The RNA shown here (Bacterial RNase P class A) has 372 nucleotides and comes from a Microbacteriaceae bacterium. Its mean pLDDT, the model's own confidence on a scale to 100, is 77. Its Rfam family is "Bacterial RNase P class A". It is annotated as a ribozyme.
[in-house]
Formats: sequence, C1' cells, structure tokens
RNA sequence: UGGGUCGGCAAGACGGUCGCGUCAUUGUGUGAUUUAUCAGGCAGUGCCGAGGAACGUCCGGGCUCCACAGAGCAGGGUGGUGGGUAACACCCACCCGGGGUAACCCGCGAGACAGUGCAACAGAGAGUAAACCGCCUCCGGUUCGCCGGCGGUAAGGGUGAAACGGUGGUGUAAGAGACCACCAGCAGUCUGGGUGACCAGAUUGGCUAGGUAAACCUCGCCCGGAGCAAGGUCAGACAGAUAACGCCAUGGUUGCUCGCCUAGUUAUCGGGUAGACCGCUAGAGAGUUGUGGCAACACACCUCCGAGAUAGAUGGCCGUCCACACAGCGCAAGCUGUGAGACAGAACCCGGCGUAUUAGCUGGCCCAUUCG
Repeated sequence: UGGGUCGGCAAGACGGUCGCGUCAUUGUGUGAUUUAUCAGGCAGUGCCGAGGAACGUCCGGGCUCCACAGAGCAGGGUGGUGGGUAACACCCACCCGGGGUAACCCGCGAGACAGUGCAACAGAGAGUAAACCGCCUCCGGUUCGCCGGCGGUAAGGGUGAAACGGUGGUGUAAGAGACCACCAGCAGUCUGGGUGACCAGAUUGGCUAGGUAAACCUCGCCCGGAGCAAGGUCAGACAGAUAACGCCAUGGUUGCUCGCCUAGUUAUCGGGUAGACCGCUAGAGAGUUGUGGCAACACACCUCCGAGAUAGAUGGCCGUCCACACAGCGCAAGCUGUGAGACAGAACCCGGCGUAUUAGCUGGCCCAUUCG
C1' cells in the first nucleotide's frame, strides 16, 4: 500500500425567534358546595419532552386475572460440555466435525444392535442383499476354435452416489481374513491430562455388524391458560320475554380424564348506560471508579432521575460552525464554490434475536507486496 476478517462509537452542534405537551409555581377569573374544599379557564415563569432499532411480534420474563389449587395423558419446545442470567431457542468459553493458506466462519451436534419406513435409474444383487461376465474340478459332445450340464468361487471385470475394510504374501483345483505381517475402523482393559464434553498413549480381541432420524420414532431436560382491549375504583342507566338443556353438571381460560368449586348455562328478540380516575413509569434502572473472572458477567462505594400522551404533544424559520464528497487555486498549510445528513415515530415495562439503514468516524487480527 492492497485484499480479507472480527468489533466499537455516533445518528450533527451552538445561538436567536415564533409555536406545541406533561408537571411545578405566581397572578387573575369561573362553577359546585358543607364557606372551606374540589374541579377547571386565561396569562407569566421554570425543568423536561421518541430509538438503535421505537420496526417484525420470533423467543423469554415482570405484572394482572381464572383460582383455594393439584395429578395424569395428549400436545409443544429443546438437544455436545461447562459457566452467565430473573429466564430463554439468548450470551461467553471450550470440545468434536466441516470450510478456508490464515485470521475466522458454519453446525436442528443424543440414539441406526427397540421398531417402522426411504434410496429414481442402472445393476446379478441395495442389508445380515448376490452370481451378469469371468476363473476352476468332473462328465458328455466336438469341424479341435470350442459348446452343454452338475458342482465350487467372490480375488479380477462391469453397473452404480454407495456393492460386507486396504496393501503385500502364504495357501488352494481355482479362490477367499481361510491364515500371516503392517495399517484403518469397531469393541474391551489400563495409564496420563482435563470440572467436563473429550485428547494422547499402551495392550488384547475378532475380522469389520452400510446410509438416512432437518423421515416416523426412542431417550434426556423443560412447559397451566389468557393477556394492559389484562385487571380494578367511582359515577350513571336499565325491562324484560321466549325456547332448549339442566338442577350436582350441559358450566368453571388449549384438549381429555380424575380431583375441586358451583345452580344455572346457551340461543333468539327487545330496552338502557358507556363519563372520570388508577394500572402508567424510581426500575431485574443508568453512569464513573475499584476488585474478582480468559470472557459473558458479578460485587462494592459514589453520583443521577432526564415523555407518560389518550384522536393521541416535541415543529417551522434564520444565522454560524462541524464531519463528508466533487471542482478550482496554492509548494504546503489552507482558501473559494457547489452538493449534502440515512432507516425511521413511544402508548404497561424489561432482557434478547431477526430485519431496514449511513453525511459517517474508528480499533484489533490475518495474508500478499515494497521500503527502512
């Protein structure tokens, strides 16, 4: 300098002016009524006022109710080991396998000897499957090239993605782990390292029991349901009728059974009210520093409180500057001009994951090349 790979930060700043919303405060009015409270209007002043994803609604929770509250089945989720966390399918570290020269990246990572299934075509044969070509002994025929039959064989050839370990030898009628040596795999035992998954080594054995579970399935671990339109308080209003089932069950927050509670439940027609407040933001909160830990993170001291709307607020204009790109001038520093700031919008809250995006800034590591 070029390429690659893994991260971090930010989401323009300042000033002026007009305007919007909650809260606080000052002043001035209004209404109700118990003359002291409550509610509310107007004006002034002050603090504060959308995000890194607020999006997706894919996970996990806090919280609320069913409900006094269980057991089982079904169903669902998850899947290497250890740690973190309120919890998780999240995060960190490591192991194994695969990709890459490497940094690094990926993994629906348990079980195929419990069972069922699947693998087109080709091929003799695709799972405890098999004899097409070929090789060999014997018998018969023969134009002496071979042909036919019984039997043996799976080393050679062919088909295929894959054909019951590989190389070399002994042996055989011809062959074969039939036997031997070395190696790979599998199983057992032992030694060492590690919390563990696993890793390294030694030794024995038999001769090798295919693939696929992101197919059904089995195994291990986990799981009540619904959701802020949850759920409460106050105010206000009302009118019931018919039918079916039931009267200890047709009802009771996934489904079924048991248990528990309980006398109503459902459908149709018809009538009335629907306003205010709480939930609603001080938290599994944020920040600096220190200690422990490889890290995720934990602990401790100190400091801070930075939207709570309810048809739903946070905006417009002007000026200066910052970062960036292009062009011109200049040895350079720099100057001038033009452009230009993305994705996007709280609604109970929090921890993650996924997706969208740049006017941008910046760090570590790997590879190649060059110079000192």